[in-house]
The prediction has a mean pLDDT of 84. The part of an RNA shown here (large-subunit ribosomal RNA, domain I) has 557 nucleotides and comes from Podiceps cristatus.

Context: one part of a larger RNA
RNA sequence: GGCUAAUAACGGAUUUCUUGGAAAUGAUAGGCGAUGAAGGACGUGCUAAUCUGCGAAAAGUAUCGGGUAGCUGAUAAGAAGCCAUAAUCCGGUAAUCUCCGAAUGUAGAAAUACAGUAGAAACUAAUCUUUCUGCUAUUACUAUAUGAAAUUAAAUAGUAUAGUAAGGUGAACUUGGUGAAGUGAAACAUCUCAGUAGCCAAAGGAAAAGAAAACGAAGUGAUUCCCUCAGUAGUGGUGAGCGAAAAGGGAAAAGGCCAAACUAGCAAAUCUUAAACAUUUACUAGGGUUAUAGGACCCUACACAAUGGGAAUUUAUGUAUAGCAGAAAUUUUAUUGGAAUAUAGUAUCAUAGAAGGUGAAAAUCCUGUAUGCGAAAUAUAUGAAUUCUCUAAAGGGUAUCCUGAGUAGGGCGGGACAUGUGAAUCCUGUCUGAAUUUGCCCGGACCAUCGGGUAAGCCUAAAUACUAAUCAUUUACCGAUAGUGAACAAGUACUGUGAAGGAAAGAUGAAAAGAACCCAGGUAUGGGAGUGAAAUAGAUCAUGAAAUUAUUAGCCU
Numbered sequence: 001g002g003c004u005a006a007u008a009a010c011g012g013a014u015u016u017c018u019u020g021g022a023a024a025u026g027a028u029a030g031g032c033g034a035u036g037a038a039g040g041a042c043g044u045g046c047u048a049a050u051c052u053g054c055g056a057a058a059a060g061u062a063u064c065g066g067g068u069a070g071c072u073g074a075u076a077a078g079a080a081g082c083c084a085u086a087a088u089c090c091g092g093u094a095a096u097c098u099c100c101g102a103a104u105g106u107a108g109a110a111a112u113a114c115a116g117u118a119g120a121a122a123c124u125a126a127u128c129u130u131u132c133u134g135c136u137a138u139u140a141c142u143a144u145a146u147g148a149a150a151u152u153a154a155a156u157a158g159u160a161u162a163g164u165a166a167g168g169u170g171a172a173c174u175u176g177g178u179g180a181a182g183u184g185a186a187a188c189a190u191c192u193c194a195g196u197a198g199c200c201a202a203a204g205g206a207a208a209a210g211a212a213a214a215c216g217a218a219g220u221g222a223u224u225c226c227c228u229c230a231g232u233a234g235u236g237g238u239g240a241g242c243g244a245a246a247a248g249g250g251a252a253a254a255g256g257c258c259a260a261a262c263u264a265g266c267a268a269a270u271c272u273u274a275a276a277c278a279u280u281u282a283c284u285a286g287g288g289u290u291a292u293a294g295g296a297c298c299c300u301a302c303a304c305a306a307u308g309g310g311a312a313u314u315u316a317u318g319u320a321u322a323g324c325a326g327a328a329a330u331u332u333u334a335u336u337g338g339a340a341u342a343u344a345g346u347a348u349c350a351u352a353g354a355a356g357g358u359g360a361a362a363a364u365c366c367u368g369u370a371u372g373c374g375a376a377a378u379a380u381a382u383g384a385a386u387u388c389u390c391u392a393a394a395g396g397g398u399a400u401c402c403u404g405a406g407u408a409g410g411g412c413g414g415g416a417c418a419u420g421u422g423a424a425u426c427c428u429g430u431c432u433g434a435a436u437u438u439g440c441c442c443g444g445a446c447c448a449u450c451g452g453g454u455a456a457g458c459c460u461a462a463a464u465a466c467u468a469a470u471c472a473u474u475u476a477c478c479g480a481u482a483g484u485g486a487a488c489a490a491g492u493a494c495u496g497u498g499a500a501g502g503a504a505a506g507a508u509g510a511a512a513a514g515a516a517c518c519c520a521g522g523u524a525u526g527g528g529a530g531u532g533a534a535a536u537a538g539a540u541c542a543u544g545a546a547a548u549u550a551u552u553a554g555c556c557u
Stems, first nucleotide, its partner, number of pairs: 001556009015542001016507002020478002022475007029467002031169002039100003042055003046078001049075003061094006070082003105114003115136008138166009173204001174202005184191001188237001214220002224251004234242002255459003258404001262286004267281004291437001293403004297397004308390014323373003329346001331362001332345004347364002349353001355367003409432008419444001439454005494501002514541001517528004
C1' cells in the first nucleotide's frame, strides 16, 4: 500500500405512510358592482409576530331557529374569565362595515393631501378653533327653467337644476371587429399554417342560428347537435394540401309579430283677411300579415268569451340553506403482548358486513352506515284558487289599391362559400340602377320549357358548448426528485429598474411520559440517574442502502 471482515461515523436512497394533488361522474349555480364590487392598505386580542376571522359596534353585535356540556380560532402554553337564567358551536335574516380601488368634490408618486356647501357637537362671556355627518365626478336620456351669433323675428347651439341609467370586475364557453409568424410545400412567391394565436368590443346562463325569394329532381317542409354519406363529389404552382352537400338514421321539436293598403282621432304647416274644406307631415288607435297568393274594398252570415298565454296575490306540496332517531359482546372468556381490533373458544344484530377512528387487523367500542324523520326565517320549483290583462274566425264578388328602393340587378375591385376567377350563390368599397302579381327571385355560365319559392322588417323554448365556484360519489391516478409551481410561513423566500422569473423544505412516541437530580466543562456536548415496549425512538429524532471517512483484526506484498 492492497484485499477481506467487524465496529463506528458521514450520507439520506429504499420500504411503509398521507394532511396534498390529478382525472372523472351526477346534481347545483352560472355572477358580483354607485345600497360602492373584484382586489388590497391599515387596524382589531390579556398578545411581540405570522395566518384565520372581523372593521373604530373591529377573533365581534341583535334577533329567529337548531343544538348540549363545555368554552374563550391556529402556531401555543400561561394568565384572567364565560357557561343549565343554556354559553361556545351550526344555520336564516338584520346591524356595523376605517382608507384605497370603476373611485365618482379637486389633485395625486393608490391606501394621501387640500377644498366648497348644509347641518350638528365640544370649548368659550362671545368669536376664533377643533371634530363629526350629509352632499358636490363624467356621459347619455327625460323633465323644467333659461338662452346667443349669423339676421333687432322665430328657432337652434349652449347653460343651470332635478330624476333615471351606465361605467368596473370575473375561469372557460359565445358572437362580432381586427389579425400574424415559426411551419409545410423537403428552396420559394400563389398556396399552407389559419381566419389559428394575439388584441379589441359586447352579451348570456348559455350564446349564435331559426320558420324558405330553402333544398334539388325523389320529393321533403324553420333552426341546432350527433352518426353516416366520405376522405367520396370536387378544388388545388392539379404541388403540398384543402375538402363538401342532398338523401338515410337519431337527439329535440313550436311557431309568432310588424310595415303597407283602408278607417278614425289629434297636432303642426301650406292655402285663406280669418275660418271651413282640401293637401302634406308626425303621432295614436283599429285593420292586416300571405304563394292553392293573401289582404284592403263590396255583399252575406256569425260571435261577445269556452279554451289558451302573461302578471300579481294567497295557498298546498317539494327542494336548498342547521339538524334528529338509528340494531347487535354492560368492550364476553383464555393466551401472547407495552397496548387486543390478533389467536383459540362462546354469543348477538343485519333494509345496517360502505368508510374512517380507537395503544396491532373491530358488523356488535366511537363517529357513522341501511332506513325513517325534521325548519321560526330566506330563496326557489311545481300545482291550485282569486284578481287583472292579452288573444279569433266563415262564404262569395271585383281586379281599383297594398304587399318592405338608392333595394334587387349590372360594371370595376375585394371578401365569404370545400370551390385559388374558372363559374353560379352570398356580402359590399366605388360608379350606376329596375319591376310591382300578366310582377319578382332561384334550380352552378346563358336561353327556352318545366318546377320550387315570395327578398330588401322583427321575435322565438328544447336538443348543443363550457366550469372559476358549491355538494355528493368514484378511480387497473400520484405517493414527497412523484402528484399542482406550492402536502410545510408558496406565488412565500430569493432574483430583476421593470415586464417578469421563481425554489428548497413532510414522518420522535400510543401518550411528552420531551430526560428531575448528580458529575466534567465557560458553553456546546458527553457520562450517570430517570421515562418508555423500544432512547442505535432524544428533538440534526420511523426505516437508515451506496459513494466516502476512521479504528481494530486477519491475509498478501